Context: one part of a larger RNA
RNA sequence: UUGGGUUUAAAGGGUGCGUAGGCGGAACAUUAAGUCAGCGGUAAAAUCGAGGGGCUCAACCCCUUUAAGCCGUUGAAACUGGUGAUCUUGAGUGGGCGAGAAGUAUGCGGAAUGCGUGGUGUAGCGGUGAAAUGCAUAGAUAUCACGCAGAACUCCGAUUGCGAAGGCAGCAUACCGGCGCCCGACUGACGCUGAGGCACGAAAGCGUGGGGAUCGAACAGGAUUAGAUACCCUGGUAGUCCACGCAGUAAACGAUGAAUAAUAACUGUCCGGGUCGACCGAGCUCGGGGUGGUAGAGAGAAAAGUAUUAAGUUUUCCUCUGGGGGGGUCGCGCGGCAACGGAGAAACCC
Numbered sequence: 001u002u003g004g005g006u007u008u009a010a011a012g013g014g015u016g017c018g019u020a021g022g023c024g025g026a027a028c029a030u031u032a033a034g035u036c037a038g039c040g041g042u043a044a045a046a047u048c049g050a051g052g053g054g055c056u057c058a059a060c061c062c063c064u065u066u067a068a069g070c071c072g073u074u075g076a077a078a079c080u081g082g083u084g085a086u087c088u089u090g091a092g093u094g095g096g097c098g099a100g101a102a103g104u105a106u107g108c109g110g111a112a113u114g115c116g117u118g119g120u121g122u123a124g125c126g127g128u129g130a131a132a133u134g135c136a137u138a139g140a141u142a143u144c145a146c147g148c149a150g151a152a153c154u155c156c157g158a159u160u161g162c163g164a165a166g167g168c169a170g171c172a173u174a175c176c177g178g179c180g181c182c183c184g185a186c187u188g189a190c191g192c193u194g195a196g197g198c199a200c201g202a203a204a205g206c207g208u209g210g211g212g213a214u215c216g217a218a219c220a221g222g223a224u225u226a227g228a229u230a231c232c233c234u235g236g237u238a239g240u241c242c243a244c245g246c247a248g249u250a251a252a253c254g255a256u257g258a259a260u261a262a263u264a265a266c267u268g269u270c271c272g273g274g275u276c277g278a279c280c281g282a283g284c285u286c287g288g289g290g291u292g293g294u295a296g297a298g299a300g301a302a303a304a305g306u307a308u309u310a311a312g313u314u315u316u317c318c319u320c321u322g323g324g325g326g327g328g329u330c331g332c333g334c335g336g337c338a339a340c341g342g343a344g345a346a347a348c349c350c
Stems, first nucleotide, its partner, number of pairs: 004321002007304002012318001014200004021193003025087002028084004033080002035076008049065006090190001091187003094183005103175006109153001113149008124135002161168002205246006215239001219235004257317003261313001265294007273286002276283001298306001323350003334341002
């Protein structure tokens, strides 16, 4: 490099939208670019391949023959492409319902925590394996009343739900995105994927300005220990929160890219529909969409496991991978305020 591969061995991009490109539903007509066939031209010789012959064999030498490709021309019309006109199953629109912690903004609520003021009250509190540092007669801890502040939302709560992913949970309102079911009125392939690109993207971090209750890197002290730059304890700054910018990474995980189609079963649960039932309901049953479990065929080099939510079968498109180290390093250029990110070698060693 190729055959191949990418859940766990190297390897799926963090996620979406989308440009170019690649691929693309049913039936009809036409065209003849691809495709196929005939004929012609060109395709130097030597060499190579095949057959035969000559040196005693072979190397060597000689003869005959073979070739895509390109160009021209004449045809074929199934498939791909082009053009024209058509269809409704893919896709979308519309109408009627529905569920939801999807998002953004604003307002409100109670408990807890800490602090402040006042009352009651007195010698301890706190903390641990045990202690000590710490707090406390300037009255703590405890308890009652009032007030203030910031952050998070107990129960419900669940293999629950929603979202492309990150993620999303007190209550209410406003705005707004997506999704599912039923009807089958409308458009008529408008689709799938997607290199670059653009957007979003936990936590920590950065800039400016606020805020600062709790927790708490750093730091200080007390313990432990041979030591203890830790684990434990008492404090505590940045941060944790908000606004606006930046950054762009995670075991960003289902370690499983997106889309299409079909392919035995059984059993939960969520959402909607039909039928039966019923005062409302519960329930039964049919089938649509999601989300779990069990277990087969199949595949997986092997196994764990997977198995209609595939890691099986089919097709299309994209990313990535090719022993271990050196090394996510050097160098170059790109982005960033920085931290750093993206991209990413080689010598050499085994």
Record summary: A computed fold for a 350-nucleotide part of an RNA from an uncultured bacterium, annotated as small-subunit ribosomal RNA, central domain. The RNAcentral record of the full RNA draws on ENA. Its mean pLDDT, the model's own confidence on a scale to 100, is 84.